Background
Predicted 3D model of a 345-nucleotide RNA (Bacterial RNase P class A) from Candidatus Obscuribacter phosphatis. Rfam family: Bacterial RNase P class A. Rfam describes the family as follows. Ribonuclease P (RNase P) is a ubiquitous endoribonuclease, found in archaea, bacteria and eukarya as well as chloroplasts and mitochondria.

RNA sequence: GGAGCAGUGCGGACUGUCGCGUCGUCUUAAGGCGAUGAGGAAAGUCCGGGCACCACAGGGCUGGUUGCUGGGUAACGCCCAGUGCGCGUGAGCGUGAGGAUAGUGCCACAGAAAUGAAGACCGCCUCAUAUGAGGUAAGGGUGCAACGGUGCGGUAAGAGCGUCACCAGCAGAGUCGAGAGGCUCUGGCUAGGUAAACCCCGCUGAAGGUGCAAGGCGAAGGUAUAAGUCGAGAAAAUAGUGGCCCGCUAUCUCGACUUGCCGAUGCCGCUAGAGGGUACGGGUAACCGUACUCCGAGAUAGAUGACAGUCGAACACAGAACCCGGCUUAUGCACUGCUCCAAGC
Numbered sequence: 001g002g003a004g005c006a007g008u009g010c011g012g013a014c015u016g017u018c019g020c021g022u023c024g025u026c027u028u029a030a031g032g033c034g035a036u037g038a039g040g041a042a043a044g045u046c047c048g049g050g051c052a053c054c055a056c057a058g059g060g061c062u063g064g065u066u067g068c069u070g071g072g073u074a075a076c077g078c079c080c081a082g083u084g085c086g087c088g089u090g091a092g093c094g095u096g097a098g099g100a101u102a103g104u105g106c107c108a109c110a111g112a113a114a115u116g117a118a119g120a121c122c123g124c125c126u127c128a129u130a131u132g133a134g135g136u137a138a139g140g141g142u143g144c145a146a147c148g149g150u151g152c153g154g155u156a157a158g159a160g161c162g163u164c165a166c167c168a169g170c171a172g173a174g175u176c177g178a179g180a181g182g183c184u185c186u187g188g189c190u191a192g193g194u195a196a197a198c199c200c201c202g203c204u205g206a207a208g209g210u211g212c213a214a215g216g217c218g219a220a221g222g223u224a225u226a227a228g229u230c231g232a233g234a235a236a237a238u239a240g241u242g243g244c245c246c247g248c249u250a251u252c253u254c255g256a257c258u259u260g261c262c263g264a265u266g267c268c269g270c271u272a273g274a275g276g277g278u279a280c281g282g283g284u285a286a287c288c289g290u291a292c293u294c295c296g297a298g299a300u301a302g303a304u305g306a307c308a309g310u311c312g313a314a315c316a317c318a319g320a321a322c323c324c325g326g327c328u329u330a331u332g333c334a335c336u337g338c339u340c341c342a343a344g345c
Stems, first nucleotide, its partner, number of pairs: 001341010012311007020037007039317001043328002046326005051211004058246004064204001065202001067201001068082005083097001084095004098200002103198002105194003121140002123136005148167004152162002168190001170187007215268004221262003226259008237251005275294008
């Protein structure tokens, strides 16, 4: 000097003039004063919850799951630390990570042959010989993949044929580790792949569903031929109950009883929290604990704008609507640590 990897911070601030939303306060009121007012993603609505309502009439089946180990968290498909495998020279990154010996499938085409256990097209060797017979699976070919791989020996030529060596896989033993797993030794030589195929197992879970347009309080007006409760009787069919089946409830008739039911619209829900900040302690970390301290938008056709000046490295992506923890996507600038390459000292 160049090319990369990982992370952190900011993403406008101050003053003046005028104009907005909410809260508080002064004033009879008009009006004045004070405080405060969009994000790191507010976005996507992909996950997980808090909260609210339905249900107390369930029973059986069914659905989903980002499925290695340990930890964190209210919880999660999230985060942290690891293990295995893969990629990269490396810093690092990714992870489709249980089971193929419970079972059922599939591996087309090509090829000689891709399983209820294979295979001889070319080739090599032996015997005969126009043709043929026997042996072979080391070499070549086909294919994503060819019945462990490489070397040495051996053989007619070959083959784990070899109490040969080094590896891969499988099994056993020992050992290290909480664990996933790692290491060492031994063994017989060993058909595979696919579960992001159905499936099995495990976790969660169908006690879930719906969601602030949840759900409450009041109410102009409408309805009593209305809205319901209890009891008795009664066939079928229909409807409801998160999906299916069974079950249950309602409808129909009679009797008794209650005053409800719908609702323009107003208010609540609505922001004091799984909250923020600082310090200390524990922990590799995620995070947890303790102490002190702060209250930071709550709109409802929907508020934060305009002008001028100064600072500044520089305004990109972009506007809350019940709230929170994540993930994903969009994007400007600055800084820190680490890796590799080239040249010089």